[in-house]
Context: one part of a larger RNA
């Protein structure tokens, strides 16, 4: 020069648009952030309504709240970057897989059966919860039949399926094929430093078997061989998430991985498992530990690296805000619920874009301040005056798009008029040299500056003040990294 998630110091009118804890993966009050379906199911509170009443209330009908069984979802979507030097990522390929929901075709959708939640009751507990007896349905659970195709097979056989609901339009449920969408392995190749780290490995390389998995494999176990990897850096120590991008440079290259988009990984710390199409699961479960909180001392609760908030650390880094209208997701035949995803408002000159802070015209070269050779110079057309104009803010009226039929948080916004008046809006660094810009007063190696060179000891363009002059500008300066 140029860049920045920047921070500091002075200054600070308006708007767009984007950004905003880089530090302790450090603890976290509080609210919210994943529900949802009565068209799967059994009871069914409040309210209304009818009847009965011993005036205490009952009994029926409508209602449908909370909660229970059961589907689907919760694996997504949002967050962080601790670990990882690795098939982790990036790119190219490859066979031994699996994929709920969705498409598409084919063929079913018969017939039975037993339990249990809710619920009544009876206990235990401070609580957190739990135990017993008893009744109940179901698209919850199990048998039988049937098998287009499906799977095992020693080819002989032998196994395997459903679910019904409704407001009659349908939505559904079982088997199989293809598909698509997502993932799961495995490979060639690239991928930070350090040799003041030179040897490393026993499930270690390989084979047979045999387990396991959705699937290949030492993934695992058992016998067998003695191998496998290394100066083309093994092994080991530091250090790092990884690309697409990004910044800089003419480019080669060098630095860098903040928003924004791919992939990985982690969730209080370590560990495991379970459901289930997918998890070894952020707001699920268990066990240990460390911390915090309840206790009636026996016992129990918690996990902001989701969205604000706090405290703490720091140079630093926002609100305990609206709305679900718009996109998008969950569930639902749908009304329709839920979403701190998202879409918006608040806050910060954080950064880049535009605008504004007035135009013209004024010479008596005003008046003040500076310098001065005292004559004048300069601040200066600059300010008065004069004529002018209204962006922006300010005051009134009006009002959207976004929303394909209804619905609009942003919003009475943006944007249109109309209106008052030049009014409400300029600073910062800098003037030796490098480097654009000088003079005078104060100081007198003092006070001080300083990026290098260097200024300052009695005429200092270099230190502090003023005039004056040069940069830039809602910004300038310093200060950190980078290239």
């Nucleotide at each position: 020069g140029a860049a920045c998630g920047a921070a500091c110091g002075c200054u600070g009118g308006c708007g767009g648009c984007a950004g905003g804890c880089c530090u302790a993966a450090c603890a976290c009050a509080u609210g919210c952030a994943a529900g949802u379906c009565g068209a799967a199911c059994g009871a069914g509170a409040a309210g209304c309504c009818a009847c009965c009443u011993u005036c205490g209330g009952g009994u029926g009908g409508u209602g449908g709240a909370a909660a229970g069984u059961g589907g689907c979802g919760c694996a997504c979507g949002g967050g962080u970057g601790a670990g990882u030097a690795a098939c982790g990522c990036g790119u190219g390929g490859g066979a031994a897989c699996c994929u709920a929901c969705c498409c598409a075709a084919a063929g079913g959708u018969a017939c039975g059966g037993a339990a249990u939640a809710a619920c009544u009751c009876a206990g235990g507990g401070a609580a957190a919860c739990u135990u017993g007896a008893g009744c109940u349905a179901a698209u919850a659970c199990c048998g039988u039949a049937u098998a287009u195709u499906c799977c095992u097979u020693a080819c002989g056989a032998g196994g395997g399926a459903a679910a019904g609901g409704u407001u009659u339009a349908u939505c559904g449920c079982c088997u199989u094929u293809g598909g698509a969408c997502g993932g799961g392995c495995c490979c060639g190749c690239g991928u930070c430093g350090g040799a003041u780290u030179a040897g490393c490995u026993a499930g270690u390389u390989g084979g047979u078997g045999a387990g396991g998995u959705a699937a290949u494999g030492g993934c695992u176990c058992a016998c067998c061989a003695a191998g496998g990897c290394u100066a083309c850096g093994a092994u080991c120590c530091g250090u790092a998430g990884c690309u697409g991008g990004u910044c800089u440079g003419a480019g080669a290259g060098g630095a860098u991985g903040a928003u924004c988009a791919g992939c990985c990984a982690c969730a209080c710390u370590g560990g495991a498992a379970c459901u289930g199409a997918g998890a070894c699961a952020c707001g699920g479960u268990c066990c240990a530990g460390a911390c915090u909180c309840c206790u009636a001392c026996g016992g129990g609760a918690g996990g902001c690296a989701g969205c604000a908030g706090u405290g703490g650390g720091g140079a630093a880094u926002a609100u305990u805000g609206g709305g679900c209208a718009a996109u998008g997701g969950g569930c639902g035949c749908a009304a329709g619920c839920c979403u701190g995803a998202c879409c918006c408002a608040g806050c910060c000159a954080u950064g880049c874009c535009g605008c504004g802070u007035g135009g013209g015209u004024g010479a008596a070269g005003a008046a003040g301040g500076u310098c001065u050779u005292a004559g004048g110079a300069u601040u200066g057309u600059a300010a008065a005056g004069c004529c002018c104009u209204u962006u922006c803010a300010g005051c009134a009226g009006g009002g959207a798009a976004g929303a394909u039929g209804a619905u609009g948080a942003c919003g009475g916004u943006a944007c249109c008029u109309g209106c008052a008046g030049a009014a409400g809006a300029a600073g910062c660094c800098c003037c030796g040299g490098c480097u654009a810009a000088c003079u005078c007063c104060g100081u007198g190696c003092c006070a001080g500056c300083a990026g290098c060179c260097g200024c300052g000891g009695u005429a200092a363009u270099a230190c502090g003040g003023a005039g004056g002059g040069g940069g830039c500008a809602a910004g300038c300066g310093u200060u950190g990294u980078u290239c």
Predicted 3D model of a 483-nucleotide part of an RNA (small-subunit ribosomal RNA, 5' domain) from a metagenome. Its mean pLDDT, the model's own confidence on a scale to 100, is 87. Rfam family: Bacterial small subunit ribosomal RNA.